[in-house]
RNA sequence: CUCUUAUUUAGAGCGGUGGAGGGAUGUGCCCGAUGAAACCCGGCAACCGGCAAUCUUUAGUAGAUUGUAAGGUGCCAAUUCACACAGGAAGAUUUCCUGGAAGAUGAGAG
Numbered sequence: 001c002u003c004u005u006a007u008u009u010a011g012a013g014c015g016g017u018g019g020a021g022g023g024a025u026g027u028g029c030c031c032g033a034u035g036a037a038a039c040c041c042g043g044c045a046a047c048c049g050g051c052a053a054u055c056u057u058u059a060g061u062a063g064a065u066u067g068u069a070a071g072g073u074g075c076c077a078a079u080u081c082a083c084a085c086a087g088g089a090a091g092a093u094u095u096c097c098u099g100g101a102a103g104a105u106g107a108g109a110g
Stems, first nucleotide, its partner, number of pairs: 001110008013041001015040003021031003025084004042076003047072002050068007080102001085099006
């Protein structure tokens, strides 16, 4: 980088360093010197794996559920901030619904 698959309206600091950007892309709309990005600490969560309990049984230290949070990732403004393509409802140029695409993250494969 490509493919498969799952998730994507919950949750997370009034800390330190740092100094002007940030929210993937476009448009819009926002956040930011009452301090952006980044780094550190802290936290959230439970995808992988670890551990514990219970259940199942084809009896394989296999599978399922629950718990836990030491390990591997991830995440910590706004629904993935909204829309982007297709269809639909109301309505009158806006509001909303469904599906998809794209993006993000995990796990697996190449």

SAM riboswitch aptamer (S box leader) from Jeotgalibacillus sp. S-D1, 110 nucleotides, folded computationally. It was read from a public genome assembly, where an Rfam model found it. Of the family's consensus pairs, 97% are formed in the model. Lineage of the source: Bacteria > Bacillati > Bacillota > Caryophanaceae > Jeotgalibacillus. The prediction has a mean pLDDT of 84.